[in-house]
Context: one part of a larger RNA
Molecule: large-subunit ribosomal RNA, half B
Organism: Nitellopsis obtusa
RNA sequence: CCAUGUUGAAGGAACUCGGCAAAAUGACUCCGUAACUUCGGGAGAAGGAGUGCUUUUCUUUGCAAAAACAGAAGUGGCACAUAACAGGGGGUAGCGACUGUUUAUUAAAAACACAGGACUCUGCCAAGUGGUAACACGAUGUAUAGAGUCUGACACCUGCCCGGUGCUGGAAGGUGAAAAGGAGAAGUGACAUAAGCUUCGAAUGGAAGCCCCAGUAAACGGCGGCAGUAACUCUAACUGUCCUAAGGUAGCGAAAUUCCUUGUCGCAUAAGUAGCGACCUGCACGAAUGGUGUAACGACUGCCCCGCUGUCUCCAACAUGGGCUCAGUGAAAUUGAAUUCUCCGUGAAGAUGCGGAGUACCAGCGGCUAGACGGUAAGACCCCGUGCACCUUUACUAUAGCUUUGCAUUGACAACCUUGAUUGAAUGUGUAGGAUAGGUGGGAGGUGGGACUACCAAGCUUGAAAUACCACUCUUUCAUCUAAGGGUGUCUAACUGCCAAAUUGGUUUGGUAGAACCUUGCAUGGUGGGUAGUUUAUCUGGGGCGGAUGCCUCCUAAAGAGUAACGGAGGCGCGCGAAGGUAGGCUCAAGCUAGCGCAAAGCGCAGCUGUAGAGCGUAAUGGUCAAAGCCUGCCUGACUGUGAGACCUACAAGUCGAACAGAGACGAAAGUCGGCCAUAGUGAUCCGGGGGCCCCGUGUGGAAGGGCUCUCGCUCAACGGAUCAAAGGUACGCCGGGGAUAACAGGCUGAUGACUCCCAAGAGCUCAUAUCGACGGAGUCGUUUGGCACCUCGAUGUCGACUCAUCACAUCCUGGAGCUGGAGAAGGUUCCAAGGGUUCGGUUGUUCGCCGAUGAAAGUGGUACGUGAGUUGGGUUUAGAACGUCGUGAGACAGUUCGGUUCCUAUCUACCGUUGGUGAUUUGAAGAGAACUGAGAGAAGCCAUCCCUAGUACGAGAGGACUGGGAUGGGUCAACCUAUGGUGGACCGGUUGUCAUGCCAGUGGCAUUGCCGGGUAGCUACGUUGGUAUGGGAGAACCGCUGAAAGCAUAUAAGCGGGAAACCCCUCUUGAAAAAAGUUAUCAUACAAAGUGAAAGACCAUCACUUGAAUAGGCGAGGAGUAAAAGCACCGUGAGGUGUGAAGCUUACUCGUACUAAAAAGUUUG
Repeated sequence: CCAUGUUGAAGGAACUCGGCAAAAUGACUCCGUAACUUCGGGAGAAGGAGUGCUUUUCUUUGCAAAAACAGAAGUGGCACAUAACAGGGGGUAGCGACUGUUUAUUAAAAACACAGGACUCUGCCAAGUGGUAACACGAUGUAUAGAGUCUGACACCUGCCCGGUGCUGGAAGGUGAAAAGGAGAAGUGACAUAAGCUUCGAAUGGAAGCCCCAGUAAACGGCGGCAGUAACUCUAACUGUCCUAAGGUAGCGAAAUUCCUUGUCGCAUAAGUAGCGACCUGCACGAAUGGUGUAACGACUGCCCCGCUGUCUCCAACAUGGGCUCAGUGAAAUUGAAUUCUCCGUGAAGAUGCGGAGUACCAGCGGCUAGACGGUAAGACCCCGUGCACCUUUACUAUAGCUUUGCAUUGACAACCUUGAUUGAAUGUGUAGGAUAGGUGGGAGGUGGGACUACCAAGCUUGAAAUACCACUCUUUCAUCUAAGGGUGUCUAACUGCCAAAUUGGUUUGGUAGAACCUUGCAUGGUGGGUAGUUUAUCUGGGGCGGAUGCCUCCUAAAGAGUAACGGAGGCGCGCGAAGGUAGGCUCAAGCUAGCGCAAAGCGCAGCUGUAGAGCGUAAUGGUCAAAGCCUGCCUGACUGUGAGACCUACAAGUCGAACAGAGACGAAAGUCGGCCAUAGUGAUCCGGGGGCCCCGUGUGGAAGGGCUCUCGCUCAACGGAUCAAAGGUACGCCGGGGAUAACAGGCUGAUGACUCCCAAGAGCUCAUAUCGACGGAGUCGUUUGGCACCUCGAUGUCGACUCAUCACAUCCUGGAGCUGGAGAAGGUUCCAAGGGUUCGGUUGUUCGCCGAUGAAAGUGGUACGUGAGUUGGGUUUAGAACGUCGUGAGACAGUUCGGUUCCUAUCUACCGUUGGUGAUUUGAAGAGAACUGAGAGAAGCCAUCCCUAGUACGAGAGGACUGGGAUGGGUCAACCUAUGGUGGACCGGUUGUCAUGCCAGUGGCAUUGCCGGGUAGCUACGUUGGUAUGGGAGAACCGCUGAAAGCAUAUAAGCGGGAAACCCCUCUUGAAAAAAGUUAUCAUACAAAGUGAAAGACCAUCACUUGAAUAGGCGAGGAGUAAAAGCACCGUGAGGUGUGAAGCUUACUCGUACUAAAAAGUUUG
């Protein structure tokens, strides 16, 4: 010193995030118990009283022994549930009803569960679940059952919205797969053509789903804005308007939800960021993701009170175990090597190791933790990786499952419906017209057995169209027969369930129910985070958010080219058959003129000046009048095949280009023309389409398919384009890396900040400078907020509190001065000054701040925002959980809330102690024990009040000093224990339970020293005493004397003086190891070990003593403590009492006394 215990004066939560921890309460009997309440509780509420032992009585039970209950009379103690065991209580909020459950190993909770409520599904071979399946669970259950989801006892309730997303329903319509279907096309087919064959294939047809129409919120979810208005003002019952699917009802409300915010008011407190009650301005409550209450309950979370206390003021003593010493035994992490100082500087920017200066004899032991960017763990934060994992979803792509249709498994009968085809029959009304004219063509006649004044036509008329008759045919309808499709009904034999019988088994047979459905296979559409694989860019003064990503022009760009930045400015993703070619011609903008026209002009015309100040489709730059600008004529060179040579350039690309051939345009010709004054107007490859060439053609001929050339299809705009096709979360996270890159700290800088100075407009009645000081200017510092990204990511622990400090001074107080718009007192401002001092509480995690009370003052900063190998862990910042908000969701929030492991035995340096050794004479040979000096180092250094001077100076008064002197107190430091207290487990006594000593008596052990009452020495504070004094030197600001330079003035230049708690002495402590290693006197053998010890002490050391001795023990006496021993006698039935007797016992204290032990022997040196 630590751990675990014991005790504590006075105070009693002042401690602290918080009463954490501790203390306290505690048993039984009796009395007595509130609000509230679900009437059960609350309740052991709270709060009181009693309790030992002895003798004895009543009652009850019992045969008795005895037990229980109720009394009475005595008796001892500080204390009688005497020890051990053994609730602290109350009030009020939040949350959750409750008892329960949970993160084995940091979270026990408000989370989960729960009874109760609700919704949805499920009719039995149930739904649901597991399984490839067989089969199993559900269930040997049957809707009062089972499954899923939400809510969460109980009470009162549960509003509006169906637009979105889900779910459910819906014989129409749209879309729509595979079947089915087959118009048509192509190829082949010896010229042409046909059949055949092959290939492609349109319409049609076609279920679910989706679209569409409804329903549904105790499904997922959602539940507005702007204006105006009342006779003070404010407010708005009222009105208007916009939007919506609907605009938040009841209730609650600064809340586990409120940012601003410590909202405002009240209660409580001296003081209340907390708490409770209200208000309502609800950033961002709100009704089964339930709203609001609520008795009881809670190791939950706030707040208050009583009791209680070492939590604290403020610590002290003691016990035990460690630590320390000795004996034995004996690890670990760590470790480049070490001969391992301080300061200032330097330096990869914080040095034991570099530079300079200083300091420093050698080696241990015990301590301490400031440093060794200490140890531990290839940082978990941050960033990066074309890393990983898991999770989510309306990311992408698949897929199990579910579902749809077709075919098969798969049969019979019947009618009905639809469609197509065959045959037959019917059908057709505008007006006019004989009248019910379907259309077209033919047609002058047709029909009847005959006759006939027969009928129908023709003709005439009407009409757009004319009828008889024949043929073909259309609309609509019916019948017939056949084919296909559709839904329906019936059957039983496939298939399936159940029952019964038989069978070695496989199984078979019969009955019954269902039934061609189901089931299963193949094909097919839908659905499908249920499951899986992946993607989710880069730049970036960290990352994210924002912005950007290709091309053109200018500046930056430093007079060749080129040249960066999240530097400064702008454009492009086209346009034009003329805005192109050629030939010819012309000249602009602007200004001036008492010119002309016009009412007039900024209009037009005319004249003059006019190198460009215009124009050139478009940005800018360059260019440009012999035009590239403007006008006109004729045209299409906005051509085909090429291309010497250059520019640019990593590549791929990009740019310029004479000349040749062909065919042309314009021009008389020379000539010019392969788009546009130039520079932007864009996209590689793959894949696919179209035209051309006619190159290949899988035995041959063709074809299919491909190639070459021209061309088309990309905001592939992240624009050299990863794929046809891709978003998020991680605080549950993981890996690899990075100080290449952030958060802390350091460094650089000093914009910002703080402080100072200069100038002086103005304020100050007047007056710049008593005081304040605009507009401006110059600096210092490195405490703010930043910038940079230099050390550290194979780890430099982060806010605040506690503890302990240390430095600066830009000084809060105290001290000394100047000026004052200083009468005095009190102030203002400035200068000097760092010696000392600089408080306690309430709320809050707070630093800060606000408040209360003091005080001379309650300083500002640095020290890794000093200090976690010193403490704490309230905040921040893991994992749990909740609220508000955001998000479809996983989840998220410098929003809130409850909970949540703080390791290290010290090697070195540093520091605090304590030892051993050596040196200090000197060429070498002798020393010893004392006493000093004091270079140096450290400590200390404070302040107030009152009284006198003096109610004086001053002042009208009110008030009220300087100076000098005295007293007292607060703070703080040291020493001490006489007294006052604490402790005092080796002292004394009381007492409970039990055991032992054979029993009684007396003692002893154990129960925290069992508990309790006292207490010696020692140690201590709460106690006592003392210090914080006086003086000197030099000297700051400042004030002066004499006095020139400069005949004056001037405190200064020479000289001299005054002047502060600061500096140096004086005071105290330490200090010959002070390397210049000191001085003095004395002595002539000395020292240690060993022994007895304590006023000393971890060990060692120190100090006392060692027979010539009181060192320790013992003994004697005393002091002091306790409180009246045992024994005996007497009194009492007894517990017990009285006397002998201030008795007995007694640790550490004082004095005395050799009884015991400090022996004998021996060693070394001179």